Small-subunit ribosomal RNA from an uncultured bacterium, 1401 nucleotides, folded computationally. Rfam family: Bacterial small subunit ribosomal RNA.

[in-house]
RNA sequence: AGAGUUUGAUCCUGGCUCAGAACGAACGCUGGCGGCGCGUCUUAAGCAUGCAAGUCGAGCGGCAAGCUAUGUGUUUACACGUAGCCUAGAGCGGCGGACUGGUGAGUAACACGUGGGUGACCUACCUAAAAGUUGGGAAUAGCCGUUAGAAAUAGCGGGUAAUACCGAAUGUGCUUACAGGAAGAAAGUCUUGUAAGGAAAGGAGCUACGGCUUCGCUUUUAGAUGGGCCCGCGCCCCAUUAGCUAGUUGGUGGAGUAAAAGCCUACCAAGGCGAUGAUGGGUAGCCGGCCUGAGAGGGUGAACGGCCACACUGGGACUGAGAUACGGCCCAGACUCCUACGGGAGGCAGCAGCUAAGAAUAUUCCACAAUGGACGAAAGUCUGACGGAGCGACGCCGCGUGGAUGAUGAAGGCCGGAAGGUUGUAAAAUCCUUUUGUCAACGAAGAAUAAGCGGAGGAGGGAAUGUCUUCGUGAUGACGUUAGUUGACGAAUAAGCCCCGGCUAAUUACGUGCCAGCAGCCGCGGUAACACGUAAGGGGCGAGCGUUGUUCGGAAUUAUUGGGCGUAAAGGGCGCGUAGGCGGUUUUGCCAGCCUGAUGUGAAAGCCUGGGGCUUAACCCUGGAAUUGCAUUGGGAACUGCAAGACUUGAAUCAUGGAAGGGAAAUCAGAAUUCCAGGUGUAGGGGUGAAAUCUGUAGAUAUCUGGAAGAAUACCGGUGGCGAAGGCGGAUUUCUGGCCAAUGAUUGACGCUGAGGCGCGAAAGUGCGGGGAGCAAACAGGAUUAGAUACCCUGGUAGUCCACGCCGUAAACGAUGAUCACUGGAUGCCGGCGAUACACAGUCGGUGUCUGAGCGAAAGCAUUAAGUGAUCCACCUGGGGAGUACGAUCGCAAGGUUGAAACUCAAAGGAAUUGACGGGGGCCCGCACAAGCGGAGGAACAUGUGGUUUAAUUCGAUGAUACGCGAGGAACCUUACCUGGGCUCAAACGCACUUGGAAGCGCGCCGAAAGGCGUGUGCCAGCAAUGGCCGGGUGCGAGGUGCUGCAUGGUUGUCGUCAGCUCGUGCCGUGAGGUGUCGGGUUAAGUCCCAUAACGAGCGCAACCCCUACUGCUAGUUGCCAGCGCGUCAAGGCGGGGACUCUAGCGGAACUGCCGGCGUAAGCCGUGAGGAAGGUGGGGAUGACGUCAAAUCAGCACGGCCCUUAUGUCCAGGGCUACACACGUGUUACAAUGGCCGGUACAGAGGGCAGCCACCCCGCGAGGGGGCGCGAAUCCCGAAAGCCGGUCCCAGUUCGGAUCGGAGUCUGCAACCCGACUCCGUGAAGCUGGAUUCGCUAGUAAUCGCGCAUCAGCUACGGCGCGGUGAAUACGUUCCCGGGCCUUGCACACACCGCCCGUCA
Repeated sequence: AGAGUUUGAUCCUGGCUCAGAACGAACGCUGGCGGCGCGUCUUAAGCAUGCAAGUCGAGCGGCAAGCUAUGUGUUUACACGUAGCCUAGAGCGGCGGACUGGUGAGUAACACGUGGGUGACCUACCUAAAAGUUGGGAAUAGCCGUUAGAAAUAGCGGGUAAUACCGAAUGUGCUUACAGGAAGAAAGUCUUGUAAGGAAAGGAGCUACGGCUUCGCUUUUAGAUGGGCCCGCGCCCCAUUAGCUAGUUGGUGGAGUAAAAGCCUACCAAGGCGAUGAUGGGUAGCCGGCCUGAGAGGGUGAACGGCCACACUGGGACUGAGAUACGGCCCAGACUCCUACGGGAGGCAGCAGCUAAGAAUAUUCCACAAUGGACGAAAGUCUGACGGAGCGACGCCGCGUGGAUGAUGAAGGCCGGAAGGUUGUAAAAUCCUUUUGUCAACGAAGAAUAAGCGGAGGAGGGAAUGUCUUCGUGAUGACGUUAGUUGACGAAUAAGCCCCGGCUAAUUACGUGCCAGCAGCCGCGGUAACACGUAAGGGGCGAGCGUUGUUCGGAAUUAUUGGGCGUAAAGGGCGCGUAGGCGGUUUUGCCAGCCUGAUGUGAAAGCCUGGGGCUUAACCCUGGAAUUGCAUUGGGAACUGCAAGACUUGAAUCAUGGAAGGGAAAUCAGAAUUCCAGGUGUAGGGGUGAAAUCUGUAGAUAUCUGGAAGAAUACCGGUGGCGAAGGCGGAUUUCUGGCCAAUGAUUGACGCUGAGGCGCGAAAGUGCGGGGAGCAAACAGGAUUAGAUACCCUGGUAGUCCACGCCGUAAACGAUGAUCACUGGAUGCCGGCGAUACACAGUCGGUGUCUGAGCGAAAGCAUUAAGUGAUCCACCUGGGGAGUACGAUCGCAAGGUUGAAACUCAAAGGAAUUGACGGGGGCCCGCACAAGCGGAGGAACAUGUGGUUUAAUUCGAUGAUACGCGAGGAACCUUACCUGGGCUCAAACGCACUUGGAAGCGCGCCGAAAGGCGUGUGCCAGCAAUGGCCGGGUGCGAGGUGCUGCAUGGUUGUCGUCAGCUCGUGCCGUGAGGUGUCGGGUUAAGUCCCAUAACGAGCGCAACCCCUACUGCUAGUUGCCAGCGCGUCAAGGCGGGGACUCUAGCGGAACUGCCGGCGUAAGCCGUGAGGAAGGUGGGGAUGACGUCAAAUCAGCACGGCCCUUAUGUCCAGGGCUACACACGUGUUACAAUGGCCGGUACAGAGGGCAGCCACCCCGCGAGGGGGCGCGAAUCCCGAAAGCCGGUCCCAGUUCGGAUCGGAGUCUGCAACCCGACUCCGUGAAGCUGGAUUCGCUAGUAAUCGCGCAUCAGCUACGGCGCGGUGAAUACGUUCCCGGGCCUUGCACACACCGCCCGUCA
């Protein structure tokens, strides 16, 4: 000192939360010792029991028991009397029970704190001083007798004492009255005189008996101590408490007190307090201090100390120096107890202790040894004050639980596939020590001194007893088996708690699977959880550690130090103005504020600091500093203030001129609207997106004439004017307010702001009376719609208008309070002025725009500030609840003003950024639409899918981007599914070891097969070792098409062959980010050009590659044949040839290169030239950054999980081919541009040895039997549409071929489920297909056939290729779909399939 949390990211505002410190604490887990502290915070609830205040016989009467002496009764015994000693209990009397101790209920107050006053007072005991202490009297307790009562207690009679009580005497002092004097402002004080008033008590010791000494007593003065009263200042919250007060405020006379005073009383006056908060309500003992904080502050008032208050609750006085009295009294009340029912007793907020309450707080301990107190002459007695001990980790402090050595880095645990890592020098082991512990022994200090004894000295006295000072000696210890020291023993007796996702130091494994749970905030957990639980490891602290609660801090988040208010919360709707606050220049004085010095006080303790004592520390002792304050007093005079005086610049007044929808009233005007009357005139009018309601033949609308009414004032008209704001618009007149300019004069700070207050205040609303043309809430009807209590239409009432009242609110906004001053420019408009002059610059006031500095979170503001300063006022303090409730107040009402809390959330917000989105805009593209051609959707069949069914119908693919898809071949196999039967190192293979045997072949039996059983036959190579092959055994490697494509690799689809996606450096921005990539053109293209704070670059585009179209060269077989020759029925068949075609290698060619036009350029245009090809020639391959958690764990690979006589593996059979249905993709058709029959022509690209098969024969045919050639430019497979001719004649047909029957062929172990093909027969639906929808822009669509892969065969009508024939159309970009760029809005960011509101559950 900060951090986390709003967002996709950013900056800001703002709340919430955390890290720190503290505690009279409590709870959880754990717990060795000592020291020093602390310990009912709740219920001022109730209390059993014991103790906490007595003491004095040297004040008094008196005396039980006891002791001594003596006497008597008969003597020891025993009883009685007397005297003395000793005194218990009780009594009179004195002093003390007003201290100490407890508690915080009450109290918001002179209660407390601080500083003063008392000239308005008191003070027992104590100290000092002065004076006195004479002489009498009358009672009363106790006691004795007696009465009442259960008791407590009370009464009557008798007699007795005092330091108890009462007169008298004396009166230095004292008190009161009167007269005078002194200083003083005065109250009063001092002093002189006169008069009056008022005291006392004895005890003890000594004695020479005279008295002396001492303790008391009385009067007075002074001091000390303790108090009473009064005053200044300080002292919590609520204004949703605004008025309070009759002894109230003051005066006079009196009463009263120790003392001032309405403290009390009578009379008189009518005052006193209050927004600087009275009164009322709530809460609370106050302070020194304590906690926190850098401080200022905030919180608190346990323990210790000071003050106050209280003592069961309320009231009251008595006694006394002192009380309105905790352990006194009286009365009332509640409660408890006793009772003989008539009456009585009691007060733990003293120390222990009990009950209840509560999360929670101790022993019915020891002792007066020390300190302190009461009494006493003293000894001493009393003392739950105090000193100690006990209990409690409640806190602070200290110590210990061992130290050293110790690596085979042991074992075990955990992690890891292994290697290994870690726990960890940790342990063990060896050596050592003994704080602590156990046992034992020794053992301080706290004790000072009292009485007494002994000694010395002083004063006084004739002496004694005494008295004062001092020295020595001299009893007493609760704690206490103390602290401490020593010895013995032995590592022995002693470690836990919390945490490990970020904040915040510290990580792995397993379990769990949005479950169980965690969590201070953010948030974790839905099968790989570093966040849950456990373990291991690690981190932190340590006899403690965590949690909870509370306070301060962080929080500048109430901001004095030290915040804000245009948009985040926050400027009052506006003005006038009261109190208050603030205030121009100058002179003099005063000194209240201010500055400075001195003095007093600010208790002690505490804090800080120097030093010291307990081994250290905590703790304690001592010195200082500090105590920022208050008071008194000396000084200063700059500033503020106050007083007096002056000034003119602030402000105002007068004179001259000016502009204006400023306000009020009256009068007037024209246009329009509606209505009324009349004329003309005829079928509609009106209204809308389209309509209808409505209106009109009873004459509308339209048009003309006349009349009536009310309201509002076109054009001018304008970011133009006026007003404080609301607001103000035809014209004229009257009344009236404000403003501006220039010049002169006058006053002389007269100013600014403004809590309350008063006034003004749009629209709507409201009361009463008018008015009412148009418009128009409500309402009615018609439409729209799923509905339409709306938007649209037709009507229409309040209202809108006027007068007089009320209301008092608005996004009353510039979301920007008022005033003054200062601080750059540019450019408009409105109203004045000036000098010059018709054009400019200047000046004052107002009103706009743009841009600097500066400010701001930014956007923005920017002399009209949101800049820089000053003054005053209003307001804000997270979101919701809520501008709600209650209260008060205003209002006729509606409602306004003021204005909470419970509860709840971790945000709510502002500005800006990048995207995505918009039934926003602009530009552009694509078979996207349009224009066309042909299809699909209807039929039958094929095929895939859904669904259903099934033992199983294996699995996957599911909008576009699944559905003739994985599958480029499911009868068995494939095969993963089902049923049944088998196997379990099991199928195959490898390695090593071991054992046996050739391997193998044949046969028989069971079985569906797999498999099993039985039996026969049977080795090779090598010299050998051994090897080969097979079986058995052992070991190592196993298998899974089981799950997770949301753990993955790889591959793929799609946007999309769309033109985009980025980077480096620089620049801009606080930042996210922007720029570049935008703009103007152009392109198929982010293609290129120009411009430009950007300059370059990368991945994409294009090109480079392949095929095709033209051509040159080279080459010339298996291809070719022009010329020459041979030859054939014919044929490149042959010799030969390289010209041509072709083959296949290398080249060329096309680049807007040339021309014209347009253009800066890029480029575009042209029936241009040339060219085989022209503007990318056509086609292919090629797919940027990324998106869809897209697809695939069943192609393969792979993490994790799961199965292991099974989810593995073998076999047979079945299934994947099911079938009421639904969808996709196709095939064949519905026919005449056709079907059928006959004849006839022309490809390309491929394939071929378990193959293609010429040719011949057989069969109607599928095919069969022979068989040449060819591993192929050589041989083989080979076209159809077309063309020529014929036939059919519009029909369910000579169309169409489904379905079914029969007979066959081929493949194959095997065609039943479940193959293809052939022939004969059969001849279904279907006559061009609803809504809707698909493909295609040229060698394309359409149409025709051919080939290939897979493959034994085939479900191929599929897929992939090949060639033949070969069109139509595109005006164009409004619309649908998809996409690109720019821009705009946004409360979206999982991004519009978003977000979100209301109702209901």
Its mean pLDDT, the model's own confidence on a scale to 100, is 82.